[in-house]
RNA sequence: AGUGCCCGGUGUAACUGGCGACGAGUGGAAUAAACCACAGUGGAGCAUCGGGACAUACGGCCGGUCGCCUGGGCGAAAGAG
Numbered sequence: 001a002g003u004g005c006c007c008g009g010u011g012u013a014a015c016u017g018g019c020g021a022c023g024a025g026u027g028g029a030a031u032a033a034a035c036c037a038c039a040g041u042g043g044a045g046c047a048u049c050g051g052g053a054c055a056u057a058c059g060g061c062c063g064g065u066c067g068c069c070u071g072g073g074c075g076a077a078a079g080a081g
Base pairs, nucleotide, nucleotide: 002054005052006051007050008049009048010047011046012045015042017069018068019067020066021065022064025038026037027036028035060074061073062072
C1' cells in the first nucleotide's frame, strides 16, 4: 500500500419450500407435489464507514433445531454476445 481476511455500524437485500417432532403462523392446493397469498423470523450477498490482524490471505456461503426429502439464491471461475 492492500481489491483478500477478522470485528462492529448504516443502507439495501436474493432466498426464506414439503412431511414428522420440538412453543413452530393463518387460509387454499399439491404427493406425478414440495407451491400461492398474507404475516413473522432468519438471512448470505452487495454498497459504504470505522477499527484490527496479517504479509498475499480465496476454494465457498444462506432459510430456528433434529430427521427424511424437494427446489432456489448469492459469491467465485470459465465461455459467448